Small-subunit ribosomal RNA, 3' major domain from an uncultured bacterium, 475 nucleotides, folded computationally. Model confidence (mean pLDDT): 85 of 100. The RNAcentral record of the full RNA draws on ENA, Greengenes and SILVA.

Context: one part of a larger RNA
RNA sequence: UGACGGGGGCCCGCACAAGCGGCGGAGCAUGUGGAUUAAUUCGAUGCAACGCGAAGAACCUUACCUGGGUUUGACAUACACCGGAAAGCCGUGGAGACAUGGCCUCCGCAAGGCCAGUGUACAGGUGGUGCAUGGCUGUCGUCAGCUCGUGUCGUGAGAUGUUGGGUUAAGUCCCGCAACGAGCGCAACCCUCGUCCCAUGUUGCCAGCGGGUUAUGCCGGGGACUCAUGGGAGACUGCCGGGGUCAACUCGGAGGAAGGUGGGGACGACGUCAAGUCAUCAUGCCCCUUAUGUCCAGGGCUUCACACAUGCUACAAUGGCCGGUACAAAGGGCUGCUAAGCCGUAAGGUGGAGCGAAUCCCACAAAGCCGGUCUCAGUUCGGAUCGGGGUCUGCAACUCGACCCCGUGAAGUCGGAGUCGCUAGUAAUCGCAGAUCAGCAACGCUGCGGUGAAUACGUUCCCGGGCCUUGCACA
Numbered sequence: 001u002g003a004c005g006g007g008g009g010c011c012c013g014c015a016c017a018a019g020c021g022g023c024g025g026a027g028c029a030u031g032u033g034g035a036u037u038a039a040u041u042c043g044a045u046g047c048a049a050c051g052c053g054a055a056g057a058a059c060c061u062u063a064c065c066u067g068g069g070u071u072u073g074a075c076a077u078a079c080a081c082c083g084g085a086a087a088g089c090c091g092u093g094g095a096g097a098c099a100u101g102g103c104c105u106c107c108g109c110a111a112g113g114c115c116a117g118u119g120u121a122c123a124g125g126u127g128g129u130g131c132a133u134g135g136c137u138g139u140c141g142u143c144a145g146c147u148c149g150u151g152u153c154g155u156g157a158g159a160u161g162u163u164g165g166g167u168u169a170a171g172u173c174c175c176g177c178a179a180c181g182a183g184c185g186c187a188a189c190c191c192u193c194g195u196c197c198c199a200u201g202u203u204g205c206c207a208g209c210g211g212g213u214u215a216u217g218c219c220g221g222g223g224a225c226u227c228a229u230g231g232g233a234g235a236c237u238g239c240c241g242g243g244g245u246c247a248a249c250u251c252g253g254a255g256g257a258a259g260g261u262g263g264g265g266a267c268g269a270c271g272u273c274a275a276g277u278c279a280u281c282a283u284g285c286c287c288c289u290u291a292u293g294u295c296c297a298g299g300g301c302u303u304c305a306c307a308c309a310u311g312c313u314a315c316a317a318u319g320g321c322c323g324g325u326a327c328a329a330a331g332g333g334c335u336g337c338u339a340a341g342c343c344g345u346a347a348g349g350u351g352g353a354g355c356g357a358a359u360c361c362c363a364c365a366a367a368g369c370c371g372g373u374c375u376c377a378g379u380u381c382g383g384a385u386c387g388g389g390g391u392c393u394g395c396a397a398c399u400c401g402a403c404c405c406c407g408u409g410a411a412g413u414c415g416g417a418g419u420c421g422c423u424a425g426u427a428a429u430c431g432c433a434g435a436u437c438a439g440c441a442a443c444g445c446u447g448c449g450g451u452g453a454a455u456a457c458g459u460u461c462c463c464g465g466g467c468c469u470u471g472c473a474c475a
Base pairs, nucleotide, nucleotide: 001475002474004471005470007469008468009467010466011465012464013463015459016458019422020421021420022419023418026313027312028311029310030309031308032307033306034304035303042053043052064299065298066297067296068295069294070293073122077121078120079119080118081117083115084114088103089102090101091100092099093098106113107112124288125287127286128285129284133282134281135277136276137275138273140271145184146183147182148181149180150179151160152159153158164175165174166173190265191264192263193262195233196232197231198230199229200228201227205222206221209220210219211218236259239253240252241251242250243249302441315415319374320373321372322371323370324369325368331362332361333360336355337354341350342349343348381412386407387406388405389404390403391402392401428451429450430449431448432447433446434445
């Protein structure tokens, strides 16, 4: 000087408390451990691994296993020699890769171009090392800290500044002070939501005028409104009052769409964990080179006495079922989204209008509201499991897809010790969309809107953190 203390003081954080909803019990889904296996590819492992890399494992992917091929190679560049096509099509063998036979066959005057064969340099490696590395990322932590120049003090390590008194979300600001300044962080500048104004109105809108329809901005037209796009205004403790060193600031009020950082996002200091990643990529070194490269078929990554993690669905009446009826936002669409109509109980089929989309489509939002029924039961709750029949995608659904219909109807009556999330348009609850994608194991993830709470006395205690101080047998 740090680190540490079941030392002290001050102060924060859904850290506790107050409250709401869960997890831990059941079934299923997904991930992991373990076991199994020819293989169940590899990585991630307290917080910070475990719905993680994977935003799509039937083949492919695919890195694993078994078997069958191949050796200048599936891919790149160069040289030498040799040839004229390579590709493609049709046979035969084969699981296919491939082998083999036939057909068809180069351009250019030339140099040469293109392609194949042979040979040589070389290619290739998802082989090892993340403890050789770059880059990227997690975490402490959006915590308020981390430093430097000059000066001063100290023999020196170092200190001071950065401590102190206030204050703040903040090393934020004020005052003081052997310090005076400065940098990286904080904040602001950026995006978005909330109010108003201006401009512009098509594909958007329809108040007023006119036309038309069973009905619809449907038509003429209009720019008022909504909305869209661009530009601006607005919030600064600016104003008033109380407190305060009359400083920073804080409390209350007015006006205002918004008030003291207005809400949300992007943004992550010096560093820590030899944290993670050699399997995104790049890369040193080591290793393989008729194989640890490469091609193909089939299998595996989907196994299953068990254990854990994250979710979904429930155990019901604030509910289930049936009928009627209302209101979104944000997205996606040409190898695409697919309307009306018709067929089918349905998944779906048929059909083909429209739309490269503020125009058309996906697309009926659901919870809600109105009416009916069930009456507390393992039930008209719950839907696992299994049997049968189908639909769709795809070369192909046996291992191993999703969905529909009929039947079957398991566990489960609110969950031990313990444990998690959340402070407001939040939790809870309800649906919608998208990426990936032929299809889909999505109940995941990322967004979007609808309905919409309760509670916070307080900081003694648990956890993490910041500043000062003290002890120390640690560095």